[in-house]
The part of an RNA shown here (small-subunit ribosomal RNA, 5' domain) has 524 nucleotides and comes from an uncultured bacterium. The RNAcentral record of the full RNA draws on ENA, Greengenes and SILVA. Model confidence (mean pLDDT): 83 of 100.

Context: one part of a larger RNA
RNA sequence: GGAGGAACGCUGGCGGCGUGGCUAACACAUGCAAGUCGAACGAAGCUCCUUGAAGGGCGACUUCGGUCAAACGGACGGGAUGACUUAGUGGCGGACGGGUGAGUAACGCGUGAGGAACCUGCCUUUCAGUGGGGGACAACAGUUGGAAACGACUGCUAAUACCGCAUAAUGCAGCGAGGGGGCAUCCCCUUGGUGCCAAAGCUUUAUGUGCUGAAAGAUGGCCUCGCGUCUGAUUAGAUAGUUGGUGAGGUAACGGCCCACCAAGUCGACGAUCAGUAGCCGGACUGAGAGGUUGAACGGCCACAUUGGGACUGAGAUACGGCCCAGACUCCUACGGGAGGCAGCAGUGGGGAAUAUUGGGCAAUGGGGGAAACCCUGACCCAGCAACGCCGCGUGAAGGAAGAAGGCUUUCGGGUUGUAAACUUCUUUUACCAGGGACGAAGAAAGUGACGGUACCUGGAGAAAAAGCCACGGCUAACUACGUGCCAGCAGCCGCGGUAAUACGUAGGUGGCAAGCGUUGUCC
Numbered sequence: 001g002g003a004g005g006a007a008c009g010c011u012g013g014c015g016g017c018g019u020g021g022c023u024a025a026c027a028c029a030u031g032c033a034a035g036u037c038g039a040a041c042g043a044a045g046c047u048c049c050u051u052g053a054a055g056g057g058c059g060a061c062u063u064c065g066g067u068c069a070a071a072c073g074g075a076c077g078g079g080a081u082g083a084c085u086u087a088g089u090g091g092c093g094g095a096c097g098g099g100u101g102a103g104u105a106a107c108g109c110g111u112g113a114g115g116a117a118c119c120u121g122c123c124u125u126u127c128a129g130u131g132g133g134g135g136a137c138a139a140c141a142g143u144u145g146g147a148a149a150c151g152a153c154u155g156c157u158a159a160u161a162c163c164g165c166a167u168a169a170u171g172c173a174g175c176g177a178g179g180g181g182g183c184a185u186c187c188c189c190u191u192g193g194u195g196c197c198a199a200a201g202c203u204u205u206a207u208g209u210g211c212u213g214a215a216a217g218a219u220g221g222c223c224u225c226g227c228g229u230c231u232g233a234u235u236a237g238a239u240a241g242u243u244g245g246u247g248a249g250g251u252a253a254c255g256g257c258c259c260a261c262c263a264a265g266u267c268g269a270c271g272a273u274c275a276g277u278a279g280c281c282g283g284a285c286u287g288a289g290a291g292g293u294u295g296a297a298c299g300g301c302c303a304c305a306u307u308g309g310g311a312c313u314g315a316g317a318u319a320c321g322g323c324c325c326a327g328a329c330u331c332c333u334a335c336g337g338g339a340g341g342c343a344g345c346a347g348u349g350g351g352g353a354a355u356a357u358u359g360g361g362c363a364a365u366g367g368g369g370g371a372a373a374c375c376c377u378g379a380c381c382c383a384g385c386a387a388c389g390c391c392g393c394g395u396g397a398a399g400g401a402a403g404a405a406g407g408c409u410u411u412c413g414g415g416u417u418g419u420a421a422a423c424u425u426c427u428u429u430u431a432c433c434a435g436g437g438a439c440g441a442a443g444a445a446a447g448u449g450a451c452g453g454u455a456c457c458u459g460g461a462g463a464a465a466a467a468g469c470c471a472c473g474g475c476u477a478a479c480u481a482c483g484u485g486c487c488a489g490c491a492g493c494c495g496c497g498g499u500a501a502u503a504c505g506u507a508g509g510u511g512g513c514a515a516g517c518g519u520u521g522u523c524c
Base pairs, nucleotide, nucleotide: 001524002523003522006520007519008518009517010516013393014392015391016390017389018388019386020385026349027348028347030346031345032344035092036091037090040089041088043086044085045084046082047080048079049078050077055072059068060067061066099304100303101302108229109228110227111226112225113224114223115222118221119220123217124216125215126214127213128212129211130210131165133163134162140155141154142153143152144151145150171196172195173194175192176191177190178189179188180187181186201209202208203206230276231275232274237267238266239265242264243263244262245261246260247259249257279301280300281299282298283294284293285292286291306327307326308325309324310323329340330339331338332337357383359382360381361380365379366377367376368375369374396426397425398424399423406417407416408415409414430465432460433459434458435457436456440451468513469512470511471510472509473494474493475492479508480507481506482505483504489496490495
């Protein structure tokens, strides 16, 4: 000198774009952050139609006992309608998106290869099929336990839920034949025969949409390897599933991944092991570069979700807002037992030098579900707060010497503040007031804007509403007076202060930067 997720002191006009819990991966009140589909299914409710019971009683008859009886009324039952509503069964999605950096020195990350050892829902293309049956379980009804959370038993019922059967290849597994190739195990193609395996419908009826098997693609993932990846030797030996083999298991797949047996290996001064520290990278800062430092925001990968462990479901998780167990903590309780997890968005307490609103909207972009309408979306788009940063603008311009007054100073003549002010003539950016008023919306038309009556445009008034901070001994641009008297104090280094201090304090003046200025801590 530069830089910053900064903080502190003094000061503070506006706008644009960014950024904002670096500390306690500390504990969390409250609200919201993942649902959706009735075009999979039964049922219930709502609406309508029909039948028209109980009731009702205009009236009529009457032997006064009663009989008949319209309007109204709408029960039970039956049927129908619908972008209607929905607890339940079922499907898809809750593995994405969002957060954090505790752990991790590791194939975790970066880079370059390999998989002849692998998987892939939704999507795209192609081929083939979608036949015929069965038994349940929710919901519901009844009974019943519990304070609650939540159950238990009996009975009924539907499906794109579940289960047999048929069909069966280019699929899978053996067996056989032929051909080709390679990278060791091997791989690919053709072919014969044997065995095994599938399905679901819906509706608004059509080039509809689903479902099943197969082949290929795309996307996403998994595994292996070369190289690189902090400090310490005041850590020198480490290792028993350890290293390798055979067999069996397991996995989508290779593999001590796991197990039985066998052998005794394997790593290490080219730093093993141990200890400390740390998420890695694209990048960022600095520097002429080499390099050094760093990993906030944005993007990629990884890991984690109160702590530890475990699996289930699923194409995909060993799953932040799923399940089970254990621990700590908090809450409810009828003491028997239950409930919870903000490192999602806001917000609270705490710790701290220090870090924001319990805001608006799904209008746009994107995501989930749905045929769609649409629903959900604290992702996202916006607004609010903060000079936290960068950038831009303003706080007026021109003229104006009686060099006014006042201040400071003085050798008392003056000097300086200083064209500065006053005064004259102008201008109106920004802020303020009024009128108009968007793009962002998506290309047939119409409709759809949170931001927002915002940006912007036009008009209006008036210099009006808008300057501070630090320094002035040398380094280092900028000096005098008074006070103080080794005191009070200053200080980055040298050093200043003990009676004329350009170094302390105040004032005037001056210099520098400017909506900032200075200080502190960190990096180069």